[in-house]
Context: one part of a larger RNA
RNA sequence: CUGGGUUUAAAGGGUGCGUAGGCGGUUUUAUAAGUCAGUGGUGAAAGUUUCCAGCUUAACUGGAGAAUUGCCAUUGAAACUGUAAGACUUGAAUUAUGUUGAGGUUAGCGGAAUGUGACAUGUAGCGGUGAAAUGCAUAGAUAUGUCAUAGAACACCAAUUGCGAAGGCAGCUAGCUAGGCAUAUAUUGACGCUGAGGCACGAAAGCGUGGGGAGCGAACAGGAUUAGAUACCCUGGUAGUCCACGCCCUAAACGAUGCUAACUCGAUGUUUGUUUAAUUAUGAGCAUCCAAGGGAAACCGUUAAGUUAGCCACCUGGGGAGUACGUUCGCAAGAAUGAAACUC
Numbered sequence: 001c002u003g004g005g006u007u008u009a010a011a012g013g014g015u016g017c018g019u020a021g022g023c024g025g026u027u028u029u030a031u032a033a034g035u036c037a038g039u040g041g042u043g044a045a046a047g048u049u050u051c052c053a054g055c056u057u058a059a060c061u062g063g064a065g066a067a068u069u070g071c072c073a074u075u076g077a078a079a080c081u082g083u084a085a086g087a088c089u090u091g092a093a094u095u096a097u098g099u100u101g102a103g104g105u106u107a108g109c110g111g112a113a114u115g116u117g118a119c120a121u122g123u124a125g126c127g128g129u130g131a132a133a134u135g136c137a138u139a140g141a142u143a144u145g146u147c148a149u150a151g152a153a154c155a156c157c158a159a160u161u162g163c164g165a166a167g168g169c170a171g172c173u174a175g176c177u178a179g180g181c182a183u184a185u186a187u188u189g190a191c192g193c194u195g196a197g198g199c200a201c202g203a204a205a206g207c208g209u210g211g212g213g214a215g216c217g218a219a220c221a222g223g224a225u226u227a228g229a230u231a232c233c234c235u236g237g238u239a240g241u242c243c244a245c246g247c248c249c250u251a252a253a254c255g256a257u258g259c260u261a262a263c264u265c266g267a268u269g270u271u272u273g274u275u276u277a278a279u280u281a282u283g284a285g286c287a288u289c290c291a292a293g294g295g296a297a298a299c300c301g302u303u304a305a306g307u308u309a310g311c312c313a314c315c316u317g318g319g320g321a322g323u324a325c326g327u328u329c330g331c332a333a334g335a336a337u338g339a340a341a342c343u344c
Base pairs, nucleotide, nucleotide: 004315005314006313007298008297012312014201015200016199017198021194022193023192025088026087027086028085029084030083031082033081034080035077036076037075038074039073040072041071042070048066049065050064051063052062053061054060091191092188093187094186095184096183097182098181099180100179103177104176105175106174107173108172109171110154114150115149116148117147118146119145120144121143125136126135162169163168206247207246208245209244210243211242215241216240220236221235222234223233258311259310260309261308262307263306266289267288268287269286270285271284272283273282274281293300294299317344318343319342326337327336328335329334
């Protein structure tokens, strides 16, 4: 290379946009690069192979033929691919009218709870646990009421719901902004699919500078438990968690399932359009159950892991090892790329 694979056995890139490349709808004409056919030349010899012959046979040797799958030239064919020109509308996009949602971003506002402070009432406990103790409290705590203030998160609605490319997104209002879907015809006329590199986004933790700091809470301290207890439980509590700006770029980043298109029985629930007298019909989603089929099985099953096509990524026994070395990136932490010896 061929071939086989990637839900769970090794293997789908965290996600998108997109360059090169690969692949590409219907139709007409031309061309003849690919393609196919004929002819000619060449493709040394040896070797290979078929037949015949020579050494008693064989090995070995000689002769004749074939193969030498290739290259070049030339004559034709024109279905397919390519190329050139023209046309088309079903793919794709645009337009109009509706509609949908925790999609994004900025600003403002709200109530409950919690903590703290002040004042008032009030007196001996409170708190915590399996039981306790540390802790708080006569310098008046806990509890109750009123007022003030701070930060963070948004009960009910709430759902097997919805939206987003993924990460993710939930109090209310407004501004700005992106997308999806339906219906209708109008417009463009293949403008498409995928996508090595590249660019952008990317939970949490972590890092830098400056703010903020209620609750929670790594580290840490104390009290318990225990043979011990560097834990589980309790009392405290720093970083952090929050905001702005800049980095980091990793996750069981999971549906452990790449993207696009076509085809292949049905049933039920639900979200959202259009439509109907009507859960009637017809789209787009989200779920559950099943036919055919698939699968080692579990299971998947029009949201495929079925039947096909195109493109990308990745896998090739376990350990060594996601390590070493080198390189790139990073403030650092580290990330990306990524072996071998040896061993079973």